SAM riboswitch aptamer (S box leader) from Caldanaerobius fijiensis DSM 17918, 99 nucleotides, folded computationally. NCBI's taxonomy places the organism under Bacteria, Bacillota, Thermoanaerobacteraceae, Caldanaerobius, Caldanaerobius fijiensis. Its mean pLDDT, the model's own confidence on a scale to 100, is 88. The model forms 91% of the base pairs in the Rfam consensus.
RNA sequence: CUCUUAUCGAGAGCGGUGGAGGGACUGGCCCGAUGAAACCCGGCAACCGGCAUCAGGCACGGUGCUAAAUCCAGCAGGGUUAUCCCUGAAAGAUGAGAG
Numbered sequence: 001c002u003c004u005u006a007u008c009g010a011g012a013g014c015g016g017u018g019g020a021g022g023g024a025c026u027g028g029c030c031c032g033a034u035g036a037a038a039c040c041c042g043g044c045a046a047c048c049g050g051c052a053u054c055a056g057g058c059a060c061g062g063u064g065c066u067a068a069a070u071c072c073a074g075c076a077g078g079g080u081u082a083u084c085c086c087u088g089a090a091a092g093a094u095g096a097g098a099g
Base pairs, nucleotide, nucleotide: 001099002098003097004096005095006094007093008092013041015040016039017038021031022030023029025074026073027072028071042066043065044064047062048061049060050058051057070091075088076087077086078085079084
């Protein structure tokens, strides 16, 4: 990097360092000096392993996550047509496995 598969409307700090950016991409719409990213600590969760047992539990190890639905839409279809709503893809993210 590619493929397979599962999940993505729940949950998580009034901490420290740091200093201007961030929310994948595009268009919106947002967050940010009442301090962004990043790192540390804390926390959440329970995908894999482990333990214990087979209902499920613990949170020890490996990830992951910690504004807003994956922030919304991006393609196709349906309803309504002022606008808005619904469904399925695609794209993306994370885990596990494979090449």